[in-house]
RNA sequence: AAUGGAGAGUUUGAUCCUGGCUCAGGAUGAACGCUGGCGGCGUGCCUAAUACAUGCAAGUCGGACGCAAUGCUUCGGCAUUGAGUGGCGAACGGGUGAGUAAGACAUAAGCAACCUGCCCCUGUGAGGGGGAUAACUGCUGGAAACGGCAGCUAAGACCGCAUAGGCAUAGAGGACGCAUGUCGACUAUGUUAAAUAUCCCACGGGAUAGCACAGGGAUGGGCUUAUGACGCAUUAGCCAGCUGGUGAGGUAACGGCUCACCAGGGCGACGAUGCGUAGCCGGCCUGAGAGGGUGGACGGCCACACUGGGACUGAGACACGGCCCAGACUCCUACGGGAGGCAGCAGUAGGGAAUUUUCGGCAAUGGGCGAAAGCCUGACCGAGCAACGCCGCGUGAAGGAAGAAGUCAUUCGUGAUGUAAACUUCUGUUAUGAAGGAAGAACGGCAGAUGGAGGGAAUGCCAUGUGCGUGACGGUACUUCAUGAGGAAGCCACGGCUAACUACGUGCCAGCAGCCGCGGUAAUACGUAGGUGGCGAGCGUUAUCCGGAAUCAUUGGGCGUAAAGAGGGAGCAGGCGGCAGUGCAGGUCUGCGGUGAAAGACCGGAGCUAAACUUCGGUAAGCCGUGGAAACCGCACAGCUAGAGAGCAUCAGAGGAUCGCGGAAUUCCAUGUGUAGCGGUGAAAUGCGUAGAUAUAUGGAGGAACACCAGUGGCGAAGGCGGCGGUCUGGGGUGCAGCUGACGCUCAGUCCCGAAAGCGUGGGGAGCAAAUAGGAUUAGAUACCCUAGUAGUCCACGCCGUAAACGAUGAGUGCUAAGUGUUGGGGGUCAGACCUCAGUGCUGGAGUUAACGCAAUAAGCACUCCGCCUGAGUAGUACGUUCGCAAGAAUGAAACUCAAAGGAAUUGACGGGGGCCCGCACAAGCGGUGGAGCAUGUGGUUUAAUUCGAAGCAACGCGAAGAACCUUACCAGGUCUUGACAUGGAGAUAAAGGCCCUGGAGACAGGGAGAUAGAUAUAUCUCACACAGGUGGUGCAUGGUUGUCGUCAGCUCGUGUCGUGAGAUGUUGGGUUAAGUCCCGCAACGAGCGCAACCCCUGUUGCCAGUUGCCAGCAUUAGGUUGGGGACUCUGGCGAGACUGCCUCUGCAAGGAGGAGGAAGGCGGGGAUGACGUCAAAUCAUCAUGCCCCUUAUGACCUGGGCUACACACGUGCUACAAUGGACGGAUCAGAGGGAGGCGAAGCCGCGAGGUGGAGCGAAACCCAGAAACCCGUUCACAGUUCGGACUGCAGUCUGCAACUCGACUGCACGAAGCUGGAAUCGCUAGUAAUCGCGAAUCAGCAUGUCGCGGUGAAUACGUUCUCGGGCCUUGUACACACCGCCCGUCACACCAUGAGAGUUGGUAACACCCGAAGCCGGUGGCCCAACCGCAAGGAGGGAGCUGUCUAAGGUGGGACUGAUGAUUGGGGUGAAGUCGUAACAAGGUAUCCCUACGGGAACGUGGGGAUGGAUCACCUCCUUU
Repeated sequence: AAUGGAGAGUUUGAUCCUGGCUCAGGAUGAACGCUGGCGGCGUGCCUAAUACAUGCAAGUCGGACGCAAUGCUUCGGCAUUGAGUGGCGAACGGGUGAGUAAGACAUAAGCAACCUGCCCCUGUGAGGGGGAUAACUGCUGGAAACGGCAGCUAAGACCGCAUAGGCAUAGAGGACGCAUGUCGACUAUGUUAAAUAUCCCACGGGAUAGCACAGGGAUGGGCUUAUGACGCAUUAGCCAGCUGGUGAGGUAACGGCUCACCAGGGCGACGAUGCGUAGCCGGCCUGAGAGGGUGGACGGCCACACUGGGACUGAGACACGGCCCAGACUCCUACGGGAGGCAGCAGUAGGGAAUUUUCGGCAAUGGGCGAAAGCCUGACCGAGCAACGCCGCGUGAAGGAAGAAGUCAUUCGUGAUGUAAACUUCUGUUAUGAAGGAAGAACGGCAGAUGGAGGGAAUGCCAUGUGCGUGACGGUACUUCAUGAGGAAGCCACGGCUAACUACGUGCCAGCAGCCGCGGUAAUACGUAGGUGGCGAGCGUUAUCCGGAAUCAUUGGGCGUAAAGAGGGAGCAGGCGGCAGUGCAGGUCUGCGGUGAAAGACCGGAGCUAAACUUCGGUAAGCCGUGGAAACCGCACAGCUAGAGAGCAUCAGAGGAUCGCGGAAUUCCAUGUGUAGCGGUGAAAUGCGUAGAUAUAUGGAGGAACACCAGUGGCGAAGGCGGCGGUCUGGGGUGCAGCUGACGCUCAGUCCCGAAAGCGUGGGGAGCAAAUAGGAUUAGAUACCCUAGUAGUCCACGCCGUAAACGAUGAGUGCUAAGUGUUGGGGGUCAGACCUCAGUGCUGGAGUUAACGCAAUAAGCACUCCGCCUGAGUAGUACGUUCGCAAGAAUGAAACUCAAAGGAAUUGACGGGGGCCCGCACAAGCGGUGGAGCAUGUGGUUUAAUUCGAAGCAACGCGAAGAACCUUACCAGGUCUUGACAUGGAGAUAAAGGCCCUGGAGACAGGGAGAUAGAUAUAUCUCACACAGGUGGUGCAUGGUUGUCGUCAGCUCGUGUCGUGAGAUGUUGGGUUAAGUCCCGCAACGAGCGCAACCCCUGUUGCCAGUUGCCAGCAUUAGGUUGGGGACUCUGGCGAGACUGCCUCUGCAAGGAGGAGGAAGGCGGGGAUGACGUCAAAUCAUCAUGCCCCUUAUGACCUGGGCUACACACGUGCUACAAUGGACGGAUCAGAGGGAGGCGAAGCCGCGAGGUGGAGCGAAACCCAGAAACCCGUUCACAGUUCGGACUGCAGUCUGCAACUCGACUGCACGAAGCUGGAAUCGCUAGUAAUCGCGAAUCAGCAUGUCGCGGUGAAUACGUUCUCGGGCCUUGUACACACCGCCCGUCACACCAUGAGAGUUGGUAACACCCGAAGCCGGUGGCCCAACCGCAAGGAGGGAGCUGUCUAAGGUGGGACUGAUGAUUGGGGUGAAGUCGUAACAAGGUAUCCCUACGGGAACGUGGGGAUGGAUCACCUCCUUU
């Protein structure tokens, strides 16, 4: 001799848990892809136990025997070779794993029931005879293989006899053994031998090898027993020599091993039998271990040898390289007949993803034979091939730049590769060449020598040492010298897990992927490149196993809601079991002994340079035996009373069965009264009723159920049980402590009970009511609602056996804080309080739980027993079996698909949930839109183009505060190409521009006159290149800006606290406010962004200042015209003023109601101001900008056209439809603006648009500019009009190069639709709506639009039920892209696996019968035969032949199990955009679900019973807080 345990990704918006899937590690007889320098040691058909060409793999012995041939010879003989007789071996060694679930294997025992050649030891013996036969010779058959007949011959071949302490039988008496039995002195009978070879010799004999018998040992085997080790129970019964006995046979031996007879047994839930799969073990891989997987190499055992059967020989075989037979296959053949068996080593074909040389040698180790030399040995030792594995080495080392080139990236500055390279100086492992060169060799043999034992000596035996000799590997390992950085690096990865990032290409394509997942134009995820990381002669992938996986949990899990407690009980087997004692020693603990093969592993060493590798020593569970201990479990005996039961007394109860009785109500019948409706619903209708209903009264019939009491009350094991009384009967509680004495607990299988529905037979049938019918509703309505209505519901008997059969919580026992109800009993008390036992509820502590929750009625702490679970779907389905009349129940899978499915809780969002509150949200009002005509925008259509954008609210008189050209982005045509525009370079010119002429539609092209500024500049032109340019794309790459929720009151943070956590608290609650405004309370205390305030306008007023404004008083005028004045209006600066400050009431407070005062009162009115965020909201066409795209064009210029089209649809407006009006006349009152390329007065002309004119004014001064509605008159009289003005004709005006497409306006004429607008819908709460006009921006011109201004000036608000939107709290949720969510089923299509299926076709194992080879055994007429007996005949014995039992293969038959296939058919699964509906999730719009029955296109609907895993409201009971 030990030392050892890591986790991560993925379900969600986020969290915790449950739970599966996946990954990181190690391993392999591996294979595949890319790559490949060397060495050592190993390993190498896992598939077809498929078929095999060729060679080899088992021979040897002349010292057992005869013969033949050859060589030599000293002629005596010797040697060698060959076939044969004979002996030994061939049963080992080598291969393979088909079969085998037990004749196997492992471990431990046993054989008094056995064998054992060769080897060792001991003892004894080896006497004397006989007859053949192969080889060989002759003849002969056959193609061959192979024979036949006759003759000769030997032996350690064969056969008798003698000998015998052995064996067998019989007898007799002893010893031993648990027993059957075993041992053994003696007597009788029967029964064995080799006679050999070589050597030495002192001829007596001895030695070596061999032989025989007996005994023993060793080795190897045979048999028996126990234990151990696979799956399926959808395999539960199996067995006929089957179990035992007696007798016989057989075997080496026991035994039904075989046979005859007798008996009826044997095995099995501790899994028999059957089916499937499989050689077993030492070990190997993994693991912390316990385990799990595996059995290739090496070692042990077994089995097999083409398939099946059989025996022979032998010590040993039923025999891999032996025999016989049958079968399949292959080969030879003269067709008559023969031959063969690589799962030995190589090798071939085939199969397969895949596995080597037809090599060398017996030198070593081992084996066979031999006396030995030696021969044989594909065992073995070696080499070859293969990165197949493990181990080791190398491909160079040191120096070398603020850093070459190339490549890549870049912010263009640079950075990276990178001391890397080059270059300099070295080294020499390896490589190449040369030289040297082992160990592995020990033997054996021969020669000669020495010693020892025994012996008389020699040979011989044992030992020592000398000489001669033996190497396949291999001239190998190793050593030395020389040459020279020379010949030697790849593979995978780089989104996370997981170490390592950028660029380009691609554009949901191509592709990647172990899981999650990447890819739809900026991909660290695809492909390539650069870089980086990892490993390295390898690196990745695939396959398989273990691990992680505590994910089958013994160590080491669970079952209220995640998967999981059987619907309930009784109870056999089994498991577990109270207190004290004695004994035994099975379990238990312990000492020792045997075994645990070797190898391997581990520990300590050693040897190859080290390692791998090899080697030495040591070490273990388990099993068996033996000695000891006696606490515990067990067993036996004798006790105890606390568990359990019985007894006596007493108590409560819808406990069960059966018989009888009762009243209320519904319905029906009869009769009376009575008249037109009744009934039903959201509203209706079907239905009933004038033939008299409903209603009402009386009487009667019949069935079913039992109001109140009634109660988280009672009883029962559960299902369940409810009027009253009787009979029978089960269980329970309490009190007493007299009796028994552990009699107990649990319980697989088994048996019994078991709601509702359903089934069978027979009754009964009032009400209710599946199905069904009708009426409604609806798009439909096989439903919800209504009217009818049958099974059924009820009873008796018999089945069924299931439910959300639930406390979703198995039974039993013990222990562990309290408080408070209630039922029954006991104690106690005058009555109480109080104590106690048994039930039944609630709250709650510790503890527990993932949380919710549970909490003495545990889901806490423990013990005992049973049942059940192991991802989701498929599926409680299929097949099989059992039960059932059926419906169906019980048991109960797989293929395939997915990476989730699920529990609890959290934050949101949502609800046809609840509560509170707000808003022109509704309501109350006023006026519109929707109808008409026109204007304008949009859609659509059209077009060469009708440029583009905006799309519910929040696009549509929007971008556009103004498209005739321009704008302009669009279209057609004509043109330009460094460009219309910017910067830079070079050259040229002195001008360029402007003006004039010619051509042209113009851009443009050509020409001319003129004469100025300026000098490294500027300008123009030309040239070349960088570049310009783009209203091209992407608003889903962006900045900026904007809309919207919404001026809604919200949105957050720090610290603390609570929770495992997401989160919560604060921010909730009670009040209040326009407000998260403020107050109070509170595990919170504070703070920030929002609210409010600060800013602007407006309303009152004071002061200051008075021109262009004003005019009270004083002058003056036509006129504030002028003088004057600052009082007033007004202008514009600075101030004041309003704060619930004051009073009353109310409230804890905050605040609220009313009042006073005040110009204004509770935010005075209006504006600006828009929190965190939402909508991938809008805009790349304002601008800016990344990327992409175009570059003689998608850029630029020009002319003309288009944006203005027109069947139509929508939005927003204008004008109207008239008399509250139109027309005409008169009178008369604003505010805010604008004006120099401008506003333009007066005057004059024109009907008018306008023209002319030119005063004044850069404007409190002049002009635009005379406001209109209103008011006062006149007229019109209800009509398509004196309303309305579209459309059209003619004539004009103005702007402008130019009004044709395509402007506005004027005059005259024309005079359409329209008579107040369907469904629906919009705005507005006060100086608001409505109505009236005025101004401005844009602009040459063009306004019904937009933005402003003032004039006149209402009505209504009870209120928050409803609609819409929003805020807060709460509740449910299967939603989180958040209800425009999610999601179910049929149908249609495609694909996949699977069940059924008339059948078809194989396989396996049996059974019955037929036939039956070879062969052992048995029988045997006739035939044949050398040994022994016999003078002979003959006998004993043997052989072939024939025959019987058994029996392989084969044949026939009906079944069993199992596979493949099959027209058709059933359901299932999967599949970016199919159809029909809307079942479920919210009260999911009829709450949902379970069992059952019926019905229906489908989800489903309805009936009966049940559950809450139902929202909301109310009531009852209990509880908590104040």
RNAcentral holds the sequence, with entries from ENA and SILVA. Predicted 3D model of a 1522-nucleotide RNA (small-subunit ribosomal RNA) from Massiliimicrobium timonense. Its Rfam family is "Bacterial small subunit ribosomal RNA". NCBI's taxonomy places the organism under Bacteria, Erysipelotrichia, Erysipelotrichales, Erysipelotrichaceae, Massiliimicrobium. Its mean pLDDT, the model's own confidence on a scale to 100, is 84.